[in-house]
Formats: sequence, structure tokens, C1' cells
RNA sequence: GUCUCAUGCAGAGUGGUUGAGGGUUACGGGCCCGACGACGCCACGACAACCGGAUCAGGACAAAAACCUGAUCGCCCGGUGCCAAUUCCCGCCCGGUUUGCGGGGGACAUGAGAU
Repeated sequence: GUCUCAUGCAGAGUGGUUGAGGGUUACGGGCCCGACGACGCCACGACAACCGGAUCAGGACAAAAACCUGAUCGCCCGGUGCCAAUUCCCGCCCGGUUUGCGGGGGACAUGAGAU
């Protein structure tokens, strides 16, 4: 890089640095953040989504272990991730509709696995 699966209306910021753009990629529309310093980077801190780990409960078993399911634990452990706004919202399809809306899809992000 490609493919598969799961999740995406929950949660969580200070300091330093930089200096004009930023809000996933490209385009368009909207809305918002930003010289009261955004975005990025660094440090520390936080959060707890996934994997692993621990504990508990249940399933199955004659019983135990292993296994499966669920819950809890964020550090006393590890690997990632993440810390404005639903992935900020919309774009395609379906339903409904004055508008609002609901469902799905696509894209993207993250994790796990495969290659």
C1' cells in the first nucleotide's frame, strides 16, 4: 500500500514554541475556530475507543483448565489512539416532508486481523 471486520451523537487541556491560516483528502455549499495567537510541533497532563492484561459474573463441562459472552479496572502493566463543534453539517439512494427529520450508502478516521 491493498483486502476483511468492528466502531465513529460518549469522554478528556495546560504550558512552551511558531506566526496565518485552520476545521480528514480533492471539489462545491454552509457553519465555525483564529493576532485575546488558531493549525502544526514539543513537554507535561488528561481521556478511555480498540488490542493485550487483571478481577468478577454467566454459558458449556462430571469437575477444573482452556474456550465463549458480558461487566468492571486507565496504571499497579504493555501496544495504539484520542483531548472545539456528531467524523462540525450537507452533496448519492430510499422513506417522509413546507422546512426540520429518519434509514442506508460512499468517503474518511481509529483499532484488530490477513496479505

Predicted 3D model of a 115-nucleotide RNA (SAM riboswitch aptamer (S box leader)) from an Acidobacteriota bacterium. It matches the Rfam family "SAM riboswitch aptamer (S box leader)". Its family is annotated with regulation of gene expression in the Gene Ontology.